[in-house]
Molecule: transfer RNA
Organism: Candidatus Schekmanbacteria bacterium RBG_16_38_11
RNA sequence: GCGCCUGUAGCUCAGCUGGAUAGAGUGUCGGAUUCCGAAUCCGCAGGUCGGGAGUUCGAAUCUCCCCAGGCGCA
Repeated sequence: GCGCCUGUAGCUCAGCUGGAUAGAGUGUCGGAUUCCGAAUCCGCAGGUCGGGAGUUCGAAUCUCCCCAGGCGCA
């Protein structure tokens, strides 16, 4: 330098033949339970979907550029 893959909640990930409220588990916090904890159960909060631009009535999803990480080739 070229090609491919990955980037979504604090963490691990799903969702990607574009469709309407962006989800799960886990963790944090609050509550129930307990003499106090652990475990268990209930509930809340937490995301401009890596950044920007474009296409579209509509983009996490398609296109282009950039950034970060990984793999391969040179």